[in-house]
RNA sequence: GGGGUUGUGGUCUAACUUGGUAUGACACCAGCCUUGGGCGCUGGAGGUUCAGGGUUCAAAUCCCUGCGACCCCA
Numbered sequence: 001g002g003g004g005u006u007g008u009g010g011u012c013u014a015a016c017u018u019g020g021u022a023u024g025a026c027a028c029c030a031g032c033c034u035u036g037g038g039c040g041c042u043g044g045a046g047g048u049u050c051a052g053g054g055u056u057c058a059a060a061u062c063c064c065u066g067c068g069a070c071c072c073c074a
Base pairs, nucleotide, nucleotide: 001073002072003071004070005069006068007067010026011025012024020057028044029043030042031041032040050066051065052064053063054062
């Protein structure tokens, strides 16, 4: 330099194929349980889905550009 994959709460991840309320687990907070803690149960908070632009009634999803990560070729 060329090509491919990928980016979603603190962490991991589903939803993308077929555009329509962003899912679950762990962690965190509160309550129940316990002498106390842990385990278990219930509830809660936490995301403007990497950035910008475009298409559309509507974009995490489709298109373009940029940035980051990984892989291949040279």
The prediction has a mean pLDDT of 81. This is a predicted structure of a 74-nucleotide RNA (transfer RNA) from a Candidatus Aenigmatarchaeota archaeon. Its Rfam family is "tRNA". Gene Ontology term of the family: triplet codon-amino acid adaptor activity. The sequence is in RNAcentral, with records from ENA. The source organism's lineage runs through Archaea, Nanobdellati and Candidatus Aenigmatarchaeota.